Background:
Transfer RNA from a Pirellulaceae bacterium, 74 nucleotides, folded computationally. Rfam family: tRNA. The family's RNA type in Rfam is transfer RNA.
RNA sequence: CAGGAUGUGGGGAAGUCUGGCAUCCCGCGUGUUCCGGAAACACGAGACCGCUGGUUCGAAUCCAGCCGUCCUGA
Numbered sequence: 001c002a003g004g005a006u007g008u009g010g011g012g013a014a015g016u017c018u019g020g021c022a023u024c025c026c027g028c029g030u031g032u033u034c035c036g037g038a039a040a041c042a043c044g045a046g047a048c049c050g051c052u053g054g055u056u057c058g059a060a061u062c063c064a065g066c067c068g069u070c071c072u073g074a
Base pairs, nucleotide, nucleotide: 001073002072003071004070005069006068007067010026011025012024013023020057028044029043030042031041032040050066051065052064053063054062
């Protein structure tokens, strides 16, 4: 320098193709239960989706540019 992949709560992942309520697991908080703890059950907090623009009634999703990480090639 060129090509490809990837970026979504504290951690891991789905959702993107085909635009329309932000979903799951772990973790965290509260409550019930228990002599107590763990487990179980119920409820709850937490991401406006890497950044900036554009298109659209509406963008995690489509388009453009940029940034980070990884892989391959020169």
The organism belongs to Pirellulaceae, within Bacteria. The coordinates come from a structure-prediction model, not an experiment, and the mean pLDDT is 81.